[in-house]
RNA sequence: ACCGAAAAAGGCAAAUCAUCCGUGAGGAUGAGGCGCAAAGCUACCUGCCUGGGAUACCAGGUGGAGGAGCUGCCGAAG
Numbered sequence: 001a002c003c004g005a006a007a008a009a010g011g012c013a014a015a016u017c018a019u020c021c022g023u024g025a026g027g028a029u030g031a032g033g034c035g036c037a038a039a040g041c042u043a044c045c046u047g048c049c050u051g052g053g054a055u056a057c058c059a060g061g062u063g064g065a066g067g068a069g070c071u072g073c074c075g076a077a078g
Stems, first nucleotide, its partner, number of pairs: 002078001003075002011036002016031006034064001040070003044067003047062006
């Protein structure tokens, strides 16, 4: 360094519910805990989703979809 243990410490938090924001996708906070070794960050490429539009396209959303970039805890075996 790869790798990721029926390891330890710590971390994150799906569905659902409540309140608020948004036309919507969806978001924030709290409860909750399905899961996660990048489930940390960035909408750069792709995918998916929403609104508008006849198409082209425009404006958004999603990092818990695949890449890419940046950063990072721990340390058994190999």

Model confidence (mean pLDDT): 86 of 100.
c-di-GMP-I-GGC riboswitch aptamer from a bacterium, 78 nucleotides, folded computationally.
Of the family's consensus pairs, 95% are formed in the model.
It matches the Rfam family "c-di-GMP-I-GGC riboswitch aptamer". Its family is annotated with cyclic-di-GMP binding in the Gene Ontology.
The sequence was found by an Rfam model in a public genome assembly.